[in-house]
RNA sequence: GGAGUCGGCCAGGCAGCCGCUGUGCGCGAGCACAGAGGAAAGUCCGGGCUCCGCAGAGCGGGAUGCAGGGUAACGCCCUGGCACGGCGACGUGACGAAGAGGGCCACAGAGACGAGUCCUCGGCCAAGCAGCAUCGGGCCGAGGGGUGAAACGCGGCAACCUCCAUCCGGAGCAACACCAAAUAGGCAAGCGCGGUGUGAACAAAAUCACACUACAAGGCCGGCUCGGCCGAGCUUGCGGGUAGGUGGCUAGAGCCGUGACGUAAGUCACGGCCCAGAGGAAUGGCUGCCGGCGUGGCGGGGGCAACUCUGUCGCGGGCACAGAACCCGGCUUACCGGCCGGCUCCCAUU
Numbered sequence: 001g002g003a004g005u006c007g008g009c010c011a012g013g014c015a016g017c018c019g020c021u022g023u024g025c026g027c028g029a030g031c032a033c034a035g036a037g038g039a040a041a042g043u044c045c046g047g048g049c050u051c052c053g054c055a056g057a058g059c060g061g062g063a064u065g066c067a068g069g070g071u072a073a074c075g076c077c078c079u080g081g082c083a084c085g086g087c088g089a090c091g092u093g094a095c096g097a098a099g100a101g102g103g104c105c106a107c108a109g110a111g112a113c114g115a116g117u118c119c120u121c122g123g124c125c126a127a128g129c130a131g132c133a134u135c136g137g138g139c140c141g142a143g144g145g146g147u148g149a150a151a152c153g154c155g156g157c158a159a160c161c162u163c164c165a166u167c168c169g170g171a172g173c174a175a176c177a178c179c180a181a182a183u184a185g186g187c188a189a190g191c192g193c194g195g196u197g198u199g200a201a202c203a204a205a206a207u208c209a210c211a212c213u214a215c216a217a218g219g220c221c222g223g224c225u226c227g228g229c230c231g232a233g234c235u236u237g238c239g240g241g242u243a244g245g246u247g248g249c250u251a252g253a254g255c256c257g258u259g260a261c262g263u264a265a266g267u268c269a270c271g272g273c274c275c276a277g278a279g280g281a282a283u284g285g286c287u288g289c290c291g292g293c294g295u296g297g298c299g300g301g302g303g304c305a306a307c308u309c310u311g312u313c314g315c316g317g318g319c320a321c322a323g324a325a326c327c328c329g330g331c332u333u334a335c336c337g338g339c340c341g342g343c344u345c346c347c348a349u350u
Base pairs, nucleotide, nucleotide: 001346002345003344004343005342006341007340008339009338010337012290013289014288015287016286017285018284020035021034022033023032024031025030037321041332042331044330045329046328047327048326049172050171051170052169061168062167063166064165065164066080067079068078069077070076081095082093083092084091085090096163097162101161102160103157104156105155113153117142118145119144120143121141122140123139124138125137176247177246178245179244186238187237188236189235190234191233194213195212196211197210198209199208218230219229220228221227254273255272256271257270258269259268260267261266291319293316294315295314296313297312298311299310300309301308302307
């Protein structure tokens, strides 16, 4: 100088003007302070919290799976082993059990766990009077060849069923608790439902329907009186639920610093700090300066070159991913650009 690997961090800054939400102060006008993230996201794991009968047992179901440790807990994290990849720093891994049982083992091959015979080899048997040779047939054996990842060997596969071990009750802040309209139901109490006629296949009473009439609680005619109209229900109380409101709601497995213990993850002690709390849902908008990025011009330095460092003058887009919703620990995914540190490899020089 180049190439890589691992870990940590930042996520534009300042000012002015106009707004929004919360808290405090003020009679008020208003003033002061605070106001998104590393992922607030996906909602994939684990917990707190709340309710479900007191949440206990069995079956079923699900998850996890080397060893040890950390933790409230985990499928997370740390350390070590093993396997694989890389020259290396380092990275990746569902990594228990095949001697409980079932199932499967592509292609090739005779045969894939049942044994079996394609070629060869060895032994035996049978065939007309006998013997010999050769070829063929049958039975037995299991040495060699061939196929294949694996060929009979306590084979391989459990990200197939299964077995073993451990863990898991369900639903979720729209949980849940409290306050509580109007309207319509429910319960209780009080007041009121007059008179005449007709009808309902014996009559009466009662009931029902209809007509006429009274003006009978109550209602309407904007307040009162008169008058008019409607008129069988009206008034009060209690109780449940809804709309709506309040709590839950943010001081917490919290953050920062120092020390001790531990290889580490982390734990403990001490000191300091308070750091969004909206709810049809605030956290914004405009302007200026600086910074950074991209791009262009003119220069300078290094290098054979590719390229790289740097000065200055312009131009460009408000400038990565993204937006809290009960809270916390993780994982995963997205992300312009930049900073810091550990380590590895290569080249050159000393």
Bacterial RNase P class A from a Burkholderiales bacterium, 350 nucleotides, folded computationally. Rfam family: Bacterial RNase P class A. From the family's description: Ribonuclease P (RNase P) is a ubiquitous endoribonuclease, found in archaea, bacteria and eukarya as well as chloroplasts and mitochondria. The RNAcentral record of the sequence draws on ENA.